[in-house]
RNA sequence: CUCAUCCAGAGGGGCUGAGAGAACGGCUCUGUGAAGCCCCGGCAACCACCCGCAACUCCGUCGCGAUUCCGCAAGGGAUCCGGCGUGCGGGAGACGGUGCCAACUCCGUCCCGGUCGGUGAUCCGCCGCCGGGGAAGAUGAG
Numbered sequence: 001c002u003c004a005u006c007c008a009g010a011g012g013g014g015c016u017g018a019g020a021g022a023a024c025g026g027c028u029c030u031g032u033g034a035a036g037c038c039c040c041g042g043c044a045a046c047c048a049c050c051c052g053c054a055a056c057u058c059c060g061u062c063g064c065g066a067u068u069c070c071g072c073a074a075g076g077g078a079u080c081c082g083g084c085g086u087g088c089g090g091g092a093g094a095c096g097g098u099g100c101c102a103a104c105u106c107c108g109u110c111c112c113g114g115u116c117g118g119u120g121a122u123c124c125g126c127c128g129c130c131g132g133g134g135a136a137g138a139u140g141a142g
Base pairs, nucleotide, nucleotide: 001142002141003140004139005138006137011040012039013038014037015036019029020028021027023109024108025107026106041101042100043099045098046097047096049091050090051089052088053087054086059085060084061083062082063081065080066079067078068077069076070075105136110133111132112131113130114129115128117127118126119125120124
């Protein structure tokens, strides 16, 4: 940088002692012990693994594979076939690699739409609420 996912799930102990939830605002957690470190336990998303289906123009790789060409030979080449590398669906496990175990990624922040409501005198705007998208972030894979 790209892609996928983010309303499911899963906590005890020890050391230590004041913060933590990314930023900001809100709200929440916290001396009935925050964050951090260690031990043990747990969860099951991604990759890997197993099964099935599909694709396979080109390319890579593999094969006591087939045909064929060059060569005295050792060996080398061409074409084809098949497996894998790809996509989709399913499965198991947690002693393969990561990840995670308060609150939807705690909610909002930017944009759009809707709306029994509140407020201001209608239009309309603001607030609240609901829905959608984005941004940012997290995790994994490349």